RNAcentral holds the full RNA, with entries from ENA.
Predicted 3D model of a 687-nucleotide part of an RNA (large-subunit ribosomal RNA, domain II) from a Verrucomicrobiota bacterium.
NCBI's taxonomy places the organism under Bacteria, Pseudomonadati, Verrucomicrobiota.
Rfam family: Bacterial large subunit ribosomal RNA. Gene Ontology terms of the family: ribosome and structural constituent of ribosome.
[in-house]
Context: one part of a larger RNA
């Protein structure tokens, strides 16, 4: 892992609602007693309980009562409008382990452990070999005597080196190991606070500890076993057959509250109400948003005017003059605002009324689930007008929605799957081939743009304005482009061309007090300007369509691919077609409503109409399993079980026949449950 078996809302009491019986202003017995065909059933038993009357804290009074001085007023009642009670069944709450499995833990004057290990007690054992050479002593030297020195002797030491022994420094291996801590190499101690045998002692909030919270039998910040114990778990996981109807929420308030819960909201079922709801039209309302504006509050640019201040001039002082300085108030022009408003929509909201259709609404009661939401559009806040970010409002989708499109793609676009059909029409989106359906028209694009931005550019199409032009434009070509003069100043120089000032005049077809290059300065080249040649358009600006550059990333590239250029790209237009579980057609099933018919407590049939996606969840109807009672019935001429399985049922399921098997079954109506398995890192067994 698979297979087989087992495996989770139960039972008791009590409360409440509904269903269904009994009796009914009443209903009902409990313990117990007794009878019996005795685990069962019947009878008795009215003690008690609920109801028929309430009000008050109570005494108490009573269709009233309480507060009150009250015949006032008010509260709760009565009446109008009396129904309860007791069985059985089902839903749910509460008390119990209370749907099942799951802690770490807590407690026990309950117990077992020191054969491991810690420390202690008693009694034993062990430490190859080598080295060093303390005290003391002897002899010699030395001294007045000592001290002291030397040579021997001697054999001390938590001394040295190093086996056994004890340990465990570093590394490698091992890591489903040879081993639940080892092996190999290396390393520390090795006469000592040494190592070790045997026997004994100390224990669970206790021991022991050269102290690491270490060790106390592979277990230690409180051992192990048993018991309280089914501890508790707002947490995780799991929770077993079918069909039908409806169908949520991820919000508000509160919470030792935030992944829990209470109340409300939203779902479902029942009863009541019967157009009240939703939608559309009309009418009437309030508003201060979008926008806009500057009348207020503020912000804020330029100018004018002008207080105040600063600077300059003048001044003994007083008085003054001036200002391309700062600038209040006021005026003009041009602006800005969530916490500005002289204004002010669209929507939305409220109310009245009318309309159609019958879809909802509301009240009361039973049962819930939800209270982590997500993305997209629009309106905002936070952030960086970042985020698949976060937080509100509003709508949609997903959640709980399959189908078609977007290559693939919960949330985008289209569209809401009752079932069947080898029938039809469409939506979004498409129609060269992959791939169902068009190789249509008029233009644009030339970049494979389509299939990356700011920015940049005589790309190219369309539109508009304007200038020049047969009195000859634009471009090219041939010429001219001069004189006063080298203008004046400045300067070493300044001659059109470093810089400053001025920018005249003359001759002319025209020629600047000079457009650029150039020189040390001149020179030289060139331009403006003019003529000639040529012969028809040329220049500038703005708006706009489609393109170009910008364009560098790590395995081989990509509009989905192939490929495509009067497209198979883009824009506009036209007509066809394809295309979904949408719509239609044909047939079937089921639910709601209405009408009709038939049998009558209730159900069946027909017709019409409307509906049938669905998680949590509510409601309804069934199938199967085991057992019990009663009836019917089958079986050695072959029961159950097992294998196969025609046929039937929407389905859970049922099931003729055949084979096997060899003795018990089936069915109907009732009843009772150890009543349905794929999941729980489920439990046991087998493989």
């Nucleotide at each position: 892992g698979u297979c087989u078996g087992c495996g989770a809302g139960u039972c008791a009491g009590u409360a409440u609602a509904c269903g269904u019986g009994g009796c009914g202003a009443g209903c009902u017995u409990a313990a117990g007693u007794u009878c019996u065909u005795a685990u069962g059933g019947g009878a008795c038993g009215g003690a008690g309980g609920c109801g028929a009357a309430g009000c008050g804290a109570a005494a108490g009074c009573g269709a009233g009562u309480c507060c009150g001085a009250a015949c006032a007023g008010g509260g709760c009642g009565a009446a109008a409008u009396u129904a309860g009670u007791u069985g059985c069944g089902u839903g749910u709450g509460c008390u119990g382990g209370a749907c099942c499995c799951g802690a770490a833990g807590c407690g026990g004057a309950g117990g077992u452990g020191a054969u491991c290990u810690a420390c202690c007690c008693u009694u034993g054992g062990c430490c190859a070999g080598g080295u060093u050479g303390a005290a003391g002593c002897g002899c010699g030297g030395g001294u007045g005597a000592a001290a002291c020195c030397g040579c021997g002797u001697g054999g001390a030491g938590g001394a040295c080196c190093g086996a056994a022994c004890c340990g465990g420094u570093g590394a490698a291996u091992g890591u489903u190991g040879a081993a639940a801590a080892a092996u190999u190499c290396u390393c520390g101690g090795a006469u000592g606070a040494g190592c070790u045998g045997a026997g004994g002692g100390u224990a669970g909030g206790a021991g022991u500890g050269a102290a690491a919270g270490g060790c106390u039998a592979a277990u230690c910040a409180a051992a192990c076993c048993c018991c309280g114990u089914g501890a508790u778990a707002g947490c995780u996981g799991g929770u077993u057959c079918u069909c039908c109807u409806c169908g949520a929420a991820a919000u508000g308030c509160a919470u030792u509250g935030a992944g829990g819960u209470g109340c409300a909201g939203c779902g479902u079922c029942g009863c009541a109400u019967g157009c009240u709801g939703a939608u559309g039209g009309a009418u009437g309302g309030g508003g201060g948003u979008a926008g806009a504006g500057c009348a207020c509050u503020g912000a804020a640019a330029g100018g004018g005017c002008u207080a105040g201040g600063g600077g300059g001039c003048a001044u003994a002082c007083c008085c003054g003059c001036u200002u391309a300085c700062c600038a209040a108030a006021c005026c003009c022009u041009a602006u800005c605002a969530a916490a500005c408003u002289c204004c002010g929509a669209a929507u939305a909201c409220c109310a009245u009324u009318c309309a159609a259709a019958g879809a909802a609404g509301u009240g009361c009661g039973g049962c819930a689930g939800u209270g982590a939401g997500a993305c997209g559009g629009c309106g905002g806040g936070g952030g960086a007008u970042a985020a698949g970010c976060u937080u509100c409002g509003u709508c949609g989708u997903c959640a709980a929605a399959a189908g078609g499109g977007a290559a693939a793609c919960a949330a985008c676009c289209c569209a809401g799957a009752u079932c069947a059909g080898c029938a039809g029409c469409u939506a979004a989106g498409g129609u060269g081939c992959c791939u169902a359906a068009a190789u249509c028209g008029u233009g644009c694009u030339g970049a494979g743009u389509g299939g990356a931005a700011a920015g940049g550019a005589u790309g190219u199409g369309g539109g508009a304005u304007u200038u020049c032009u047969u009195a000859g434009a634009c471009a090219g070509u041939g010429a001219g482009g001069a004189u006063g003069u080298u203008g004046g100043c400045u300067u070493a120089g300044a001659a059109g061309c470093a810089g400053c000032c001025a920018c005249c005049a003359u001759u002319u077809a025209a020629a600047a007090a000079g457009u650029g290059c150039g020189u040390a300065a001149u020179a030289g080249c060139u331009u403006a300007c003019u003529c000639a040649u040529c012969g028809a358009g040329a220049g500038a600006u703005c708006c706009u369509g489609c393109g170009c550059c910008g364009a560098a990333a790590a395995u081989g590239a990509u509009u989905g691919g192939c490929g495509a250029u009067c497209a198979a790209g883009c824009a506009c237009g036209a007509u066809a077609c394809c295309g979904a579980a949408g719509c239609u057609c044909u047939g079937g099933a089921c639910g709601g409503c209405a009408g009709g018919c038939c049998c009558u407590g209730g159900g069946g049939c027909c017709u019409g109409u409307u509906g049938u996606g669905g998680u949590a969840g509510a409601g309804g109807a069934g199938c199967a399993u085991u057992c019990u009672g009663a009836g019917u019935u089958c079986g050695u001429u072959g029961a159950a079980g097992c294998g196969u399985g025609a046929g039937g049922g929407c389905g859970a399921c049922u099931g003729a026949g055949c084979g096997u098997g060899g003795a018990g079954g089936a069915u109907u109506c009732a009843g009772a449950a150890g009543a349905g398995a794929g999941g729980a890192u489920g439990c046991a067994g087998a493989c």